[in-house]
RNA sequence: GAAGCGCGCCAGGCGAUCGCGCUACCGGGCUUGUCCCGGGGUGAGGAAAGUCCGGGCUUUACAGGGCAAGGGUGCAGGAUAACGUCCUGUCGGGGAAACUCGAAGGAAAGUGCCACAGAAACAUACCGCUCGUCCCUUCGGGCGACGAGUAAGGGUGAAAUCGGGAGGUAAGAGCUCCCGGAGCGUCGCGGUGACGCGCGCUCGGGUAAACCCCACCUGAAGCAAGACCGCUCGAUACGCCUCGCAAGAGGGGGACUGCCCGUCCCUGCGAGCUAUGUCGCACCGAGGUGCGCGGUAACGCGCAUCCCAGAGAGAUGAUCGCCCACCGCGCGGGAAACCGCCGGGGACAGAAUCCGGCUUACCGGCGCGCUUCGCAA
RNA sequence: GCCGACGUAGCUCAGCCGGUAGAGCAGCGGUUUCGUAAACCGCAGGUCGUCAGUUCGAGCCUGACCGUCGGCU
Numbered sequence: 001g002a003a004g005c006g007c008g009c010c011a012g013g014c015g016a017u018c019g020c021g022c023u024a025c026c027g028g029g030c031u032u033g034u035c036c037c038g039g040g041g042u043g044a045g046g047a048a049a050g051u052c053c054g055g056g057c058u059u060u061a062c063a064g065g066g067c068a069a070g071g072g073u074g075c076a077g078g079a080u081a082a083c084g085u086c087c088u089g090u091c092g093g094g095g096a097a098a099c100u101c102g103a104a105g106g107a108a109a110g111u112g113c114c115a116c117a118g119a120a121a122c123a124u125a126c127c128g129c130u131c132g133u134c135c136c137u138u139c140g141g142g143c144g145a146c147g148a149g150u151a152a153g154g155g156u157g158a159a160a161u162c163g164g165g166a167g168g169u170a171a172g173a174g175c176u177c178c179c180g181g182a183g184c185g186u187c188g189c190g191g192u193g194a195c196g197c198g199c200g201c202u203c204g205g206g207u208a209a210a211c212c213c214c215a216c217c218u219g220a221a222g223c224a225a226g227a228c229c230g231c232u233c234g235a236u237a238c239g240c241c242u243c244g245c246a247a248g249a250g251g252g253g254g255a256c257u258g259c260c261c262g263u264c265c266c267u268g269c270g271a272g273c274u275a276u277g278u279c280g281c282a283c284c285g286a287g288g289u290g291c292g293c294g295g296u297a298a299c300g301c302g303c304a305u306c307c308c309a310g311a312g313a314g315a316u317g318a319u320c321g322c323c324c325a326c327c328g329c330g331c332g333g334g335a336a337a338c339c340g341c342c343g344g345g346g347a348c349a350g351a352a353u354c355c356g357g358c359u360u361a362c363c364g365g366c367g368c369g370c371u372u373c374g375c376a377a
Numbered sequence: 378g379c380c381g382a383c384g385u386a387g388c389u390c391a392g393c394c395g396g397u398a399g400a401g402c403a404g405c406g407g408u409u410u411c412g413u414a415a416a417c418c419g420c421a422g423g424u425c426g427u428c429a430g431u432u433c434g435a436g437c438c439u440g441a442c443c444g445u446c447g448g449c450u
Stems, first nucleotide, its partner, number of pairs: 001373010012323007020043004025039005030033001045348001049359002052357005057222004064261004069218003073215002075089005090104001091102004105213002110211002112207003126154002128150007135142002162180006181203005187198004226279003230273005240251004252266005287306008324346001326344003330341004378449007387402004396433001404420005426442005
């Protein structure tokens, strides 16, 4: 210098003019109020998006148990409030490497499916090969018949009895041996573990993002959840029925997820009004920033410091000037680096209950670390 | 804002337990008619919304996007 990999960060700046939301701040005004005017302060994101996961919060008697149902939960150890997220490893795929990708339990519990082709798609012999019996024979043998053996060869297919070689055999075959692969093990050693190395046994197709099995998780709904008020109206008269003075008992109805067991409830309830008052909700948080410590890391702990948008049909904008990235077989100068001029040019996108993730969109730029190659010393 | 459903020919819709996609109407050509319609015969028309994944194989199974429609004060 070129090509590439990983991690982190930025997302134009300044000034002027006009304009908008909020305001527990300051000043002024009067018609004193959820008022008006002026000033000050403050005002989007890394994704605010998709609403795909996980929580906070709220309501519902989710008491609880069982069955059922649901789950893109599914290698190990850790992180975390939690997670389907993240980190570090294991195994497998990709890459020359840095590195990266993986819905990665079970097909030897059972069921289903595997179109077409093919004899056969899970227990099977079409051709072929071998042997036996019979038949024919020109004695060489046979387009011969039947039976048995055979998965080595042919052909079909995405997939055909573990792959290659040698021995062996009538022909063959993990039948035996060597190399390799896969599965299993109350086995040995190492590792917390996934697993690795070795030893022994075995060789039984694929598919679980088909049903299913195993382990684990899950009550439902969602801030338009909901809570507290204001005004008006309705229905009731102590409130499901029977017995009872009452306590209670029996029955009935309802709720609790679909069912069962079981539990709970049956006096304070319903409707309407305002383009719905106050809260939820914006101030305290699984919070931000900086430093230190522990940890390979995700992350945790300690100290200091900061308070940081917010309505309720939804503010956060526009114009101009200068500068700055960046781009241009543009023009001029120069040996080159580069300089000057001109033109272009700053993406994706806009909070609405709040957090942690994932995914998707995005003009470009910066920093740090690493790999390979080239050149120079 | 929150929650749900659906995308297959020009239109309206089928498509089972994954095996190579159809129907009706519309369109085009022909027969019939003086001509048109109707009728009859034939033909064309599809990246199954897009992109990935699972599988030998995807309209169908799974995910992510895009679009359309509906419900909740």
This is a predicted complex of two RNAs, RNase P RNA and transfer RNA, with 450 nucleotides together. It holds a member of the Rfam family "Bacterial RNase P class A". Rfam describes the family as follows. Ribonuclease P (RNase P) is a ubiquitous endoribonuclease, found in archaea, bacteria and eukarya as well as chloroplasts and mitochondria. By type it is a ribozyme. The coordinates come from a structure-prediction model, not an experiment, and the mean pLDDT is 75.